Large-subunit ribosomal RNA, domain II from a Candidatus Omnitrophota bacterium, 698 nucleotides, folded computationally. It matches the Rfam family "Bacterial large subunit ribosomal RNA".

[in-house]
Context: one part of a larger RNA
């Protein structure tokens, strides 16, 4: 780990509902007694005591179809005026009980056993190798009036010193499934003391003991063990066992010592009821409102301009004036600008109503049952956030959740589109049609050369096509080639120098085809070279700039194993644009077979007359997690029943091509060797791949 067995909503009561059998204004009978019997049981009979219902109202006395309140014949409350309960019985659910099943721990408490381990205490013994140091005392000397004091001998103190046994355990390796459930080895600290150790005895569980660590109390200690309360509790994890068929959530509000619980409400389910009516849908008309947007009329906010009160400076001044002003500057005007908490304005939705028309009960009381209170992404409109998040919170529409199939290579939340079953039939959507790969190597214009398609920006670029505008051009343009490109003048200034060409400042004349007081390059400054401009040569069915707008590309472009668009590959395409006509593509539609739900609506049986069953036709359905609802099959064991069978072979087991929509049923073989169906009822220890389930086996 496999394989077999075991292994979880059960029982008793009480209350409610629904279904069902008996009686009905009625309903029932509990302990007990009797009596029979195949006897801890069953079956008849008896036992109205109680219960519940037939009347309610009052707080009660009490009245009573009324009654209570009340001064009331008034109002007002509960009832009565449309009567059905009742005792079994089945099932649902709630309560109380262990209550679906296993699961706690440093969880509580009770009697008990434990100091043979450890703490610490009391008796009572044993043990400490050697070796150093020399207190006090004392003897003698000195020394004192006499002490004191000195010196030198004796002594032989001490939680003293070195250091073995002994005790401990300091540091380090090692060991860490160990030689050992705390040890070796090496150091290391105590070693005449608050030493250490033998034997007996004291002291315990909220109590002991404790040179105090919350230590120790028998490998257990912030309260030992053992066994009871005991199936403590667990709002928490985990498992909860056959089948179909019907319908189907939610992850929201609000309170919650609550936030992974729960209670009310919403959403699902069953069942009943009500139509004078209610849900929905689409039009039409009337309504309500202040979002989008827009404006700046209010209210703030903001930028520049003109006007100007008022300030600042400077003048002038005894004071009171007064003057200028390259500075400020409220209000007011003008010109542009902004607002979730501005409105002179205002859609579109969406939301109320009526009315008409589809749709037909979908609505909406009421009774039973539940699950759901972690949502998740996508578009849309905002917050918060950095106009970050596979980030957060709202609204609001989808899909996931609980939904498979096609497509997006792969990909819960994205396109398409909801799978009852089956077919080697059709048509499509999305998305697709060279090959992998199922269908054009389609077809029309036209771009792109970047493998751009098949990642990204600010910025950059004679990259190409299209569009507009406009300069020069057979009186010759651009481009190249020849030749000129002077003169006043070395233009003034500056400066060592400044000569077109370091800097300033001015930028004219003149000859002329045509030439800047000079476009760069050079020099120390000149020199020289070159360019604007000009002749010449050559030549343009048009050609040559120049500027703007689109279209496609191009660089901007760096990541950590080996690389790519899903591969191969693909260039007038197999890349973009625009446009046609074919086809392929799903569980979608459709076509044919077939099952089942429900609604109408026929037909037959049976009916306790409510209705059930069975078989037709037509419609309109059948995805689904929690979940409510309904229907079945299997397994023990009861009666019918010592039954049908059956050693001429039961049950069980192995194997098989057979039947049924499923659970599952038979039948035939082979084994086994004595018991045993099926129908009809009926009771349950009733159904296992999962609980790190629990024994066994291997």
């Nucleotide at each position: 780990a496999c394989c077999g067995g075991c292994g979880a909503g059960u029982u008793a009561c009480u209350u409610a509902g629904c279904g069902u059998a008996g009686c009905a204004a009625g309903g029932u009978u509990a302990a007990c007694c009797c009596c029979g019997c195949u006897a801890a049981g069953c079956g008849g009979g008896g036992g109205a005591a109680g219960c519940c219902g037939u009347a309610g109202c009052g707080a009660a006395a009490g009245c009573g179809a009324g009654u209570c309140u009340g001064a009331a014949u008034a109002g007002g409350g509960c009832g009565a005026c449309a009567u059905a309960g009742u005792u079994g019985u089945g099932u649902u659910a709630a309560g109380u009980a262990g209550a679906c099943c296993c699961g706690a721990a440093u969880g509580c408490c009770a009697a008990g056993u434990g100091a043979g381990c450890u703490a610490c205490c009391c008796a009572u013994g044993g043990c400490c190798a050697g070796g150093a140091u020399g207190a006090a005392a004392c003897u003698u000397c000195g020394g004192u009036a006499a002490a004191a004091c000195g010196g030198a001998g004796u002594g032989g103190a001490g939680g003293u010193c070195c250091g073995a046994a002994c005790c401990c355990g300091u540091u380090a390796a090692c060991g860490u499934u160990g030689a050992a459930a705390a040890g070796u080895u090496a150091u290391g600290g105590g070693a005449u003391g608050a030493g250490u150790u033998g034997u007996g005895g004291g002291u315990c569980g909220g109590a002991g003991u404790g040179a105090a660590a919350g230590g120790c109390u028998a490998a257990u200690c912030a309260a030992a063990c053992u066994u009871g309360g005991c199936g403590a509790u667990a709002g928490c994890u985990g498992g909860u066992u056959c089948u179909c068929c019907u319908c189907g959530a939610a992850a929201u509000a609000u309170c919650u010592u609550u936030a992974g619980g729960g209670a009310u409400a919403g959403g699902c389910u069953u069942g009943a009821g009500u139509a004078a009516a209610u849900a929905g849908g689409u039009a039409a008309c009337g309504g309500a409102g202040g979002u989008a947007g827009a404006g700046u009329a209010c209210u703030g906010a903001a930028u520049g301009g003109g006007c100007u009160a008022g300030g600042g400076g400077c003048c002038c001044u005894a004071c009171c004036a007064g003057g200028c002003u390259g500075c400020u500057g409220a209000a007011c005007c003008c010109a542009a600008u902004c607002a979730a908490a501005c409105u002179c304005c205002g859609a579109a939705u969406g939301c109320c109503g009526u009315u008409a028309c589809c749709c037909u009960u979908a609505c909406c009381u009421c009774a039973g049952g539940a699950c759901u209170c972690a949502g998740a992404g996508a578009g849309u409109a905002g917050g918060g956030g950095a106009u970050a998040a596979g980030c957060u919170c709202u609204a609001u529409u989808c899909u996931c959740g609980a939904a498979a199939g096609g497509g997006a290579a792969a990909c819960a939340g994205c396109c398409c589109a909801g799978a009852c079953c089956g077919c080697c039939a059709u048509c499509u959507a999305a998305g697709g049609u060279c090959c992998c790969c199922a269908a054009a190597u389609a077809c029309u214009a036209g771009u792109u050369a970047a493998g751009u398609g098949g990642u990204a920006a600010a910025g950059g670029a004679u990259g190409u096509g299209a569009a507009a505008c406009u300069g020069c051009u057979u009186a010759g343009a651009c481009a190249a080639c020849c030749a000129g490109g002077a003169u006043g003048u070395u233009g003034g200034c500056u400066c060592a120098g400044a000569g077109g060409c370091a800097g300033c400042c001015a930028u004219c004349a003149u000859u002329u085809a045509a030439a800047g007081a000079g476009u760069g390059c050079g020099u120390a400054a000149c020199a020289g070279c070159u360019c604007a401009c000009u002749g010449g040569u050559c030549a343009a069915u048009u050609g040559u700039g120049g500027u703007u707008u689109c279209g496609c590309g191009c660089c901007g472009a760096u990541a950590a194993u080996g690389a790519u668009c899903g591969g191969g590959g693909c260039u007038c395409a197999a890349a973009c644009u625009a446009g046609u006509u074919a086809c392929c593509g799903a569980a979608g539609c459709u076509g044919c077979g077939g099952a089942u739900u429900c609604a109408a609506u026929g037909u037959u049986u049976c009916u306790u007359c409510g209705g059930a069953a069975a078989u037709g036709u037509u419609g309109a359905g059948u995805g689904g997690u929690a979940g409510a609802g309904g229907a079945g099959c299997g397994u023990u064991c009861c009666a019918u029943u010592c039954u049908a069978g059956g050693c001429u072979g039961a049950a069980g087991g192995c194997g098989c091509a057979c039947c049924g929509u499923a659970a599952g049923g038979a039948g035939c073989g082979c084994u086994g060797g004595a018991c045993g169906a099926a129908a009809u009822g009926g009771a349950a220890g009733u159904g296992a791949u999962u609980a790190u389930g629990c024994c066994g086996g291997u």
The source organism's lineage runs through Bacteria, Pseudomonadati and Candidatus Omnitrophota. The prediction has a mean pLDDT of 85.